[in-house]
This is a predicted structure of a 1482-nucleotide RNA (small-subunit ribosomal RNA) from a sediment metagenome.
Its Rfam family is "Bacterial small subunit ribosomal RNA".
RNA sequence: AGAGUUUGAUCCUGGCUCAGGAUUAACGCUGGCGGCGUGCCUAAUGCAUGCAAGUCGAACGGGGUCCCUUCGGGGGCAACCGUGGCGGACGGGUGAGGAACACGUGGGGAACCUGCCCAUUGGUGGGGGGUAGCCCGCGGAAACGCGGGGUAAUUCCGCAUACGCUGGCCUGGGGGUAGCCCGGGUCAGGAAAGGGUCUUCGGACUCGCCGAUGGAGGGGCCUGCGUCCGAUUAGCUGGUUGGUGGGGUAACGGCCUACCAAGGCGGUGAUCGGUAGCUGGUCUGAGAGGACGGCCAGCCACAGGGGGACUGAGACACGGCCCCCACUCCUACGGGAGGCAGCAGCAAGGAGUUUUCCGCAAUGGGCGAAAGCCUGACGGAGCAACGCCGCGUGUGGGAUGACGCCCUUCGGGGUGUAAACCACUUUUCUUGGGGACGAAGCAGUGACGGUACCCGAGGAAGAAGGCCCGGCUAACUACGUGCCAGCAGCCGCGGUAAUACGUAGGGGCCGAGCGUUGUCCGGAGUUACUGGGCGUAAAGCGCGCGCAGGCGGCUCGUCAAGCCUGACGUGAAAGCCCCCGGCUCAACCGGGGAGGGUCGUCGGGGACUGGCGGGCUUGAGGUCGGCAGGGGUUGGUGGAAUUCCCGGUGUAGUGGUGAAAUGCGUAGAGAUCGGGAGGAACACCCGUGGCGAAGGCGGCCAACUGGGCCGGACCUGACGCUGAGGCGCGAAGGCGUGGGGAGCGAACGGGAUUAGAUACCCCGGUAGUCCACGCAGUAAACGAUGGGCACGAGGUGUGGCGGGAGUUGACCCCUGCCGUGCCGGCGCUAACGCAGUAAGUGCCCCGCCUGGGGAGUACGGCCGCAAGGCUAAAACUCAAAGGAAUUGACGGGGGCCCGCACAAGCAGCGGAGCGUGUGGUUUAAUUCGAGGCUACACGAAGAACCUUACCUGGGUUUGACAUCACGGUGGUAGCGAACUGAAAAGGGAGCGACCGCAAGGAGCCGUGACAGGUGCUGCAUGGCUGUCGUCAGCUCGUGUCGUGAGAUGUUCGGUUAAGUCCGCUAACGAGCGCAACCCUUGUUGUGUGUUACAUGUGUCACACGAGACUGCCGGUCUUAAACCGGAGGAAGGUGGGGAUGACGUCAAGUCAGCAUGGCCUUUAUGUCCUGGGCUACACACACGCUACAAUGGCCGGUACAAUAGGUUGCGAAGCCGCGAGGCGGAGCCAAUCCUCAAAGCCGGCCUCAGUUCAGAUUGCAGGCUGCAACCCGCCUGCAUGAAGAUGGAGUUGCUAGUAACCGCAGGUCAGCUAUACUGCGGUGAAUACGUUCCCGGGGCUUGUACACACCGCCCGUCACGUCAUGGGAGCUGGUAACACCUGAAGCCGGUAGCUUAACCCGCAAGGGAGGGCGCCGUCGAGGGUGGGGCUGGUGACUGGGACGAAGUCGUAACAAGGUAGGUGUACCGGAAGGUGCGCCUG
Repeated sequence: AGAGUUUGAUCCUGGCUCAGGAUUAACGCUGGCGGCGUGCCUAAUGCAUGCAAGUCGAACGGGGUCCCUUCGGGGGCAACCGUGGCGGACGGGUGAGGAACACGUGGGGAACCUGCCCAUUGGUGGGGGGUAGCCCGCGGAAACGCGGGGUAAUUCCGCAUACGCUGGCCUGGGGGUAGCCCGGGUCAGGAAAGGGUCUUCGGACUCGCCGAUGGAGGGGCCUGCGUCCGAUUAGCUGGUUGGUGGGGUAACGGCCUACCAAGGCGGUGAUCGGUAGCUGGUCUGAGAGGACGGCCAGCCACAGGGGGACUGAGACACGGCCCCCACUCCUACGGGAGGCAGCAGCAAGGAGUUUUCCGCAAUGGGCGAAAGCCUGACGGAGCAACGCCGCGUGUGGGAUGACGCCCUUCGGGGUGUAAACCACUUUUCUUGGGGACGAAGCAGUGACGGUACCCGAGGAAGAAGGCCCGGCUAACUACGUGCCAGCAGCCGCGGUAAUACGUAGGGGCCGAGCGUUGUCCGGAGUUACUGGGCGUAAAGCGCGCGCAGGCGGCUCGUCAAGCCUGACGUGAAAGCCCCCGGCUCAACCGGGGAGGGUCGUCGGGGACUGGCGGGCUUGAGGUCGGCAGGGGUUGGUGGAAUUCCCGGUGUAGUGGUGAAAUGCGUAGAGAUCGGGAGGAACACCCGUGGCGAAGGCGGCCAACUGGGCCGGACCUGACGCUGAGGCGCGAAGGCGUGGGGAGCGAACGGGAUUAGAUACCCCGGUAGUCCACGCAGUAAACGAUGGGCACGAGGUGUGGCGGGAGUUGACCCCUGCCGUGCCGGCGCUAACGCAGUAAGUGCCCCGCCUGGGGAGUACGGCCGCAAGGCUAAAACUCAAAGGAAUUGACGGGGGCCCGCACAAGCAGCGGAGCGUGUGGUUUAAUUCGAGGCUACACGAAGAACCUUACCUGGGUUUGACAUCACGGUGGUAGCGAACUGAAAAGGGAGCGACCGCAAGGAGCCGUGACAGGUGCUGCAUGGCUGUCGUCAGCUCGUGUCGUGAGAUGUUCGGUUAAGUCCGCUAACGAGCGCAACCCUUGUUGUGUGUUACAUGUGUCACACGAGACUGCCGGUCUUAAACCGGAGGAAGGUGGGGAUGACGUCAAGUCAGCAUGGCCUUUAUGUCCUGGGCUACACACACGCUACAAUGGCCGGUACAAUAGGUUGCGAAGCCGCGAGGCGGAGCCAAUCCUCAAAGCCGGCCUCAGUUCAGAUUGCAGGCUGCAACCCGCCUGCAUGAAGAUGGAGUUGCUAGUAACCGCAGGUCAGCUAUACUGCGGUGAAUACGUUCCCGGGGCUUGUACACACCGCCCGUCACGUCAUGGGAGCUGGUAACACCUGAAGCCGGUAGCUUAACCCGCAAGGGAGGGCGCCGUCGAGGGUGGGGCUGGUGACUGGGACGAAGUCGUAACAAGGUAGGUGUACCGGAAGGUGCGCCUG
């Protein structure tokens, strides 16, 4: 520090994902030791049990015990009950609540308190009254309580005294100034408690007690600033804001109360809702920032939920009290008890969090004079890899390298010095011995702990795993599996060779851990302060006016808020960083330093911003003169045209379309002429011309009115720019009311088109379009570009005004300002492009964006009559969605050019019969393959058996065939009669070998390796082939251009059959193709000549040459290339034909020609045999043959080829047969023989007829091949004579020796179903105007949403499944308020009933003052009732949405997508959608 992922590729935008760090964690696998930390994140759920706050006898009374006793009592002891005091407000826990002065930070108090502690000072005199305990009695189950009696104090209450205390009044001073401080005088008021020790009994000392002042520490209160999200929460507020009086408090205060006033808060976000303890800090990050607030520390809040006060210095009190509620427990049913968010522990919840441990030795706390007691604070130990840190599981030697396992091309390679083995060491471990620091202050005192640590002994001994290995990302092979099982963080793997699944071997990374999951930061510059954007990627409000706000010209002065600077204060400790130090190191810990604020105070500065004051004119505005204009509003007016009405002329059509039809018309249309009515819009002028802020504005005239530009002097003096909210304007369509209505025209009706046609086309036609007034408020409201100002090359148009020059005048020309276009440089941009009208360079202000879909949707709110508009989510889902450009491909895009592509022609096919192939069907099998062109007379250039791969049945298992090893065999190998059998085969009489150095070999038999397979995969392959296509293309090097894909070259202008050549040219060259070289044919020369001809020629054959090159002439063209014409020539512009097939495409074809990886099979999927099948037949298609006849058929006669083949072969003559053929065998290893062509020509018959056409089919008789012609061969003769009379839509071949017609030969082959195929010759045409159209192709260009590339892509309804979500009659929770009712405890207030020791009066009784209880009242938790608010869950049904390999309907969009598309709106339609109106060009 980046990487993966959108594409065929590229650049950009943009999201998703990964690598890092962290964690109070959990889960999976694994687990040796130690140190230091940490350990209920969930149920602030409920809790058994024990412990967590007591202490003081030196405050007091008492009972017990002991001693003494004068019998009154006194003393000692150790615990205890009660009174009294101090402490239970600390310490410990938790994070529920709370968005607040709660917290943090800085201030304030002229508004406060403070027990214990410290300092100073003064005092402590004298009385009184009660009451627990106790005793007696009583109630109760208990908890607990009641009555009577007696009693003490540091308990309670008067009295005295009192300061610098408190209050009133009078008064001085100083600073300060919001009546605060320091004094003086006077009046009034307020205290106390004793105990202990000693005592010479005077008192001393000590601990206490009271008043006052001060301190320290602690606390209460006020305040500036900081402190989460939501505006789909915008208005909130009744004690509310302020005042006065009163109350209350330690204290200010509306804290409370009565009255008065009507305020207070809010866009700098009040109120409401949600969420949350805050901080020091922690994690991350380069930082800025983001996230978090566990342990530790500070603060706050809470103690089952809620309310309340009491006591007290302090509480509204975790282990106190009262009440209400919920829950639990006890109960004798009458009543009671309880509160672990203290430490342990239990239950529950949960993925998940420990011991009912030891000790007060240390530190700290409470009480005490002290000893001491108490202390689950704390110090320790235990459990847990939960984290961090450290250590170990050995170290060295040890093979060309064991075994095992894995891979293998079978050679070997890997694991691997790894192991074994040898030597050594002992951290840790086990064990024996020693043994602390922590304890201070002389001693004593240690839970941890016989621990740490030290010494010795023993023994390599007890101690390694986890994840990963397709890319990112470090690490690869084998097997299994076969879109299955599975993996997956993203991209993606798996459909028979998977480095991606599972296993194994090996490897990589970490290591007592390793992975996974969750969460946070980072990467993410992906919310952009640092540090982003908005023409087309997401993003400029439709436009203006303008309040607040933000920003603001030149100059002088002043202030010092911002700003800069110095000093001081503060910013707790811990933490982080640096230095030093202590545990062996580290983690951890100790000491020191540094650092940290948007903080406070004081001093200084005065540039800049700001405030205030003064001035200026350039920004802005005004005044004057001139100018252009479809700027706006209102009224009037004009002509053309359409339609309608009336009349004339006139007759059969008209209209409309691709073609038609509906429609109109003999009741007279259309056409034409005249007259009239009415509405709407204004041709030409008209122009990237004008005006307006935008929407928008177009005949002419008038009125009213807004803005702009130019020119000049003068005036005001910054008056400016922008603009959240707000207000106004705002095309078309739409709505309301009333008019109007010619044309046009959603909807609708009809006619066409079509598979359908709810469309496109046609005929009609209503709203509407028009006017007035009102509403609506949208748009591709676009330059998809907010407004303002300034700056930075030019060139060229045009509108308006001015200046100059010139002129008689106008234009041209030079020049200034404003507007509006085009081109273009710098610069910018992802590119396209923008470029003085910026998308450049800057400043100011506003608006907006943050992946796609869901969705501009739902809900809520606001607006609207409605339609609807504005604002605007989430769940869920995807790994993309996009922009620009590139190369292709494609287009029912364009232009150019080829090809028997069309056209022009000739002959066919498609109809018939037959042959052959194929599909289909059938079958035991009809073996298999080939499938548009490019499968279908194709593999087949020969299926009766064989072939043969298929079927039936019968055999066989080392095999029909190859190699090897071992064993066996000597009448062996081999041959082989009878017999059985369909054959294979069994069977064996009999016959009977070879080499050899005599061991054996070969052979044979057996066993084992292995053979074999036309079994699968042509989508694992080689090779070969088809096709585009004999098309003219396909590329490379260097250079150049482009960020890049890529382009250029190869485009362009000519030309060619050709990327053929020429010219031009940021290209210059080159390669594979083209052409040429090769074969053949046409002319000719030379040589040779067997077998040809027939006697020396040169027909012919072979070989080698020549010839043709646009070479020559003319013209055209650019002087080129080339083209046209001509000459010569056998041949002329590649002479004809062939071979030759670029880069590549079709996962094209072939595993069945061959080869071959893998898989499968192995008494069978091998192999042998018999018979059958491949020849089936209701059909369909393809390729052919023969015909339908007279350009013919038949008969007779007669003429002329070439190629090719031939020795188990071709086979002559002759003879036999009607013939096929037979007999025969000459000749031929072939220019020698086989070997005769047919159409043609001559003559004859037939005469248009299903025929003397045609030959299918069938019968009979024969021939040939072959082991064998039944299934299933060919040929011959006789007989039979079918369909067929030129073939629908459609379709094929061919441009010259071609088509057509005619025959001949060959291969395969025993024979042949060959009409096929490959060749050969014979006869021998027609036509081509031309390139509009069909098909294919080439190059250029254009559009694209295609790239598996148009057989592409893709939209919507419907149907099915899954998921989330809106509405919904309702149902059911939660929550905070409000109104009313009720109202506990308790404080406060009142009080006439009851009651009452201290003080007062009184001898007393009694009375008074004061108090208590009761009662009454205000407030009041909670409860009840009610209507609403907000927010969940659920809900028949319903709406759309998302997703889901192969469902239905259509074809909307992408190419002019076949009607250009899009858009706002309106209507309509199964659906995409269609149509109207206006707008946009994307």